[in-house]
This is a predicted structure of a 73-nucleotide RNA (transfer RNA) from a Candidatus Omnitrophota bacterium.
The coordinates come from a structure-prediction model, not an experiment, and the mean pLDDT is 81.
It matches the Rfam family "tRNA". Its family is annotated with triplet codon-amino acid adaptor activity in the Gene Ontology. The family's RNA type in Rfam is transfer RNA.
The source organism's lineage runs through Bacteria, Pseudomonadati and Candidatus Omnitrophota.
Order: sequence, then structure tokens, then C1' cells
RNA sequence: GCCGACGUAGCUCAGCUGGUAGAGCAGUCGCUUCGUAAGUGACGGGUCGGUGGUUCGAAUCCACUCGUCGGCU
Repeated sequence: GCCGACGUAGCUCAGCUGGUAGAGCAGUCGCUUCGUAAGUGACGGGUCGGUGGUUCGAAUCCACUCGUCGGCU
């Protein structure tokens, strides 16, 4: 330098036929217990790496760009 994959909640990831974002774990508050753990219910938490574009509408499509990983030279 070229090619590819990935970047979404604190962590691990889903959502990729465009219709205003979810799960598990973790956290907080309850229930349960003499108490703890376990179990169980609820709640909080993300402008989806960034900027711009297309569209009535973008995590999703397009362009550029940043970062991580892999391959080739």
C1' cells in the first nucleotide's frame, strides 16, 4: 500500500428484506429467609465509533473518516 471482518447498555452479544433498540450477566429496589446464599419480580442504563448523504422515516442503504483484528505484498 491492497483486501476482508468487526465497532450497539458496565461486560458478552442479538437486531442487517429500512418503520422511532433488545436479551443474558452485572447494578439498584422489593418478595422470600432468623440471617446469608440461591430463587423470584420490578426498575435504571445506549442520540447504535464519528461526519455527511439518500428517504416521510436509517443501527440497517451510500460516501468519507477513526479504531481493533486477520490476510496479501